[in-house]
Context: one part of a larger RNA
RNA sequence: UGCAUGUGGUGGAUGCCUUGGCGCCAGAAGCCGAAGAAGGACGUGAUAAGCUGCGAUAAGCCUCGGGGAGCUGCAAGCAAGCAUUGAUCCGGGGAUCUCCGAAUCGGGAAACCGCAAGUAUCGCUGUGUAAAGGCCCUGCCAUCUGGCAGGGAGAUAGCGCAGCGAAGACAACCCAGGGAAGUGAAACAUCUCAGUACCUGGAGGAAGAGAAAUCAACCGAGAUUCCCCUAGUAGUGGCGAGCGAACGGGGAAUAGCCCAAACCGUGCGGACAUGUCCGCGCGGGGUUGUAGGGCUCAUCCGGUGCAGAACCAAGGAGUUACCAAUCGGCAGAUAGCGGAACGGUCCUGGAAAGGCCGACCAUAGCGGGUGAUAGUCCCGUACGCGAAAUCGAACCGACUCCUGAUGAGUACCUGAGUACCACCGAGCACGUGUAACUUGGUGGGAAUCCGGGGGGACCACCCUCCAAGGCUAAAUACUCUCUGGCGACCGAUAGUGAACUAGUACCGCGAGGGAAAGGCGAAAAGAACCCCUGACGGGGAGUGAAAUAGAACCUGAAACCGCAUGCAU
Numbered sequence: 001u002g003c004a005u006g007u008g009g010u011g012g013a014u015g016c017c018u019u020g021g022c023g024c025c026a027g028a029a030g031c032c033g034a035a036g037a038a039g040g041a042c043g044u045g046a047u048a049a050g051c052u053g054c055g056a057u058a059a060g061c062c063u064c065g066g067g068g069a070g071c072u073g074c075a076a077g078c079a080a081g082c083a084u085u086g087a088u089c090c091g092g093g094g095a096u097c098u099c100c101g102a103a104u105c106g107g108g109a110a111a112c113c114g115c116a117a118g119u120a121u122c123g124c125u126g127u128g129u130a131a132a133g134g135c136c137c138u139g140c141c142a143u144c145u146g147g148c149a150g151g152g153a154g155a156u157a158g159c160g161c162a163g164c165g166a167a168g169a170c171a172a173c174c175c176a177g178g179g180a181a182g183u184g185a186a187a188c189a190u191c192u193c194a195g196u197a198c199c200u201g202g203a204g205g206a207a208g209a210g211a212a213a214u215c216a217a218c219c220g221a222g223a224u225u226c227c228c229c230u231a232g233u234a235g236u237g238g239c240g241a242g243c244g245a246a247c248g249g250g251g252a253a254u255a256g257c258c259c260a261a262a263c264c265g266u267g268c269g270g271a272c273a274u275g276u277c278c279g280c281g282c283g284g285g286g287u288u289g290u291a292g293g294g295c296u297c298a299u300c301c302g303g304u305g306c307a308g309a310a311c312c313a314a315g316g317a318g319u320u321a322c323c324a325a326u327c328g329g330c331a332g333a334u335a336g337c338g339g340a341a342c343g344g345u346c347c348u349g350g351a352a353a354g355g356c357c358g359a360c361c362a363u364a365g366c367g368g369g370u371g372a373u374a375g376u377c378c379c380g381u382a383c384g385c386g387a388a389a390u391c392g393a394a395c396c397g398a399c400u401c402c403u404g405a406u407g408a409g410u411a412c413c414u415g416a417g418u419a420c421c422a423c424c425g426a427g428c429a430c431g432u433g434u435a436a437c438u439u440g441g442u443g444g445g446a447a448u449c450c451g452g453g454g455g456g457a458c459c460a461c462c463c464u465c466c467a468a469g470g471c472u473a474a475a476u477a478c479u480c481u482c483u484g485g486c487g488a489c490c491g492a493u494a495g496u497g498a499a500c501u502a503g504u505a506c507c508g509c510g511a512g513g514g515a516a517a518g519g520c521g522a523a524a525a526g527a528a529c530c531c532c533u534g535a536c537g538g539g540g541a542g543u544g545a546a547a548u549a550g551a552a553c554c555u556g557a558a559a560c561c562g563c564a565u566g567c568a569u
Stems, first nucleotide, its partner, number of pairs: 001568009015554001016519002020490002022487007029479002032168001039100003042055003050074002061094006070082003105114003115118001121166009135152007173204001174202005184191001188238001214221002225252005235243002256471003259415001263284010289449001291414003294410007302312003314403005326398004332391003336385003342358003346355002359376002361365001367379003420444008430456001451466005506513002526553001529540004
């Protein structure tokens, strides 16, 4: 020095564990904010660096309930206190709530500065004041389509005042306005990726869509949305790569309505031929395709009544649309409460819940804890019960609202720079194609029910629908968040980046990047006292079942480093 065996050190793998994560299901909720939010800064304790809570009333104040013996957070010790006259704690309501932040009196390098001490800004409504210009009146001049001066009414702009509203935040979902590239096409330009990512605006608990100018095919259907099929079909496509329907069928869920106009009445303003017209507002009426409605006439209708003007009756409807407002009751939510049944002087053990013996409960043998494995020890579980206060669905009630029919005539109305056409674009599965349909820009530009759109160029016939106004629940999408449950999900290099003072420490001017780090023991019983020592550390003693469980603490692998013994050199 090597090998082997044993025994240690170092190291922190492995095993076991779980406070934390991940995913799914069900229910709830989808908020908040000028009455100052979200998010922060700084403070706040007897002591206080961090976290948590709170706000100069500062780990808290008041009140109403719950609860019932200890309490002053994580977090010990000491101090000082509180509490059956009910504390701590849990829930409802309230008070306080510095400064910054939309931040809004002005400024500003956020958490600061200044003043006259609050009109930030924008929008709407009301109100006050009120120009220039226009209009009217008067006077003067007069070359006239007049000029100058004075006056008046109403209005617009502007400037004030009052009231109301907005702003900002928000994980995903939704709608809209903009809108790529890497990539694929084995290169690349049309194409694809993709109307994706991203930016912006807006809204809701969902959003959007939605009651046929729709489809269909000569038969018929009957708003929208979502799912399964139709179907990777028909198509489209440098007919490449690719893209990719619909009709129809089966399901989920179902709900239909209101205006504009004709006409009638009325208020205000204007015009003039002074009883007509025009404009605006309000009320009635009316809302569709087998066309419907208005107006006039006729015939009828529950009662009163001249009168469908009004009231009553009858019938019907309603808080999401259909016209619209409010209240009460009830389920439930936000603390909680009751809740069955076992013992053994036996065995092992430090400890019994294990073994043995003998019992019991069960609408409860889900689960967790207790010194090992407990239906009957504890918390619970099945089941049952409970709210002073706040919120409160469906439903019920109060209450509120609505309600003619037929026939004949008339040709009054039925959404205009619209439909449609041309050119250039876009969307439709559809790349200009035979390219319909929807839609934007530019130009042109109808008809009025004997009307108009569509049926994939276009025309005829036929069929079908009624545009150019609006509202509408459910079935559908998502999960920052709360509650409950579950897992052939993870178990500390895993699972969230984060089981622990984690978006922390640290890095970066900044945008931003971003860790490591869990485990003594059943219980601190955390080692009094003695010895070596400057301390660290160690040896005794003691605790404990165990101290090779001693805080660098469960187990304690390997690399690596010793010691002892044997062998080899």
Molecule: large-subunit ribosomal RNA, domain I
Organism: Elusimicrobia bacterium GWA2_69_24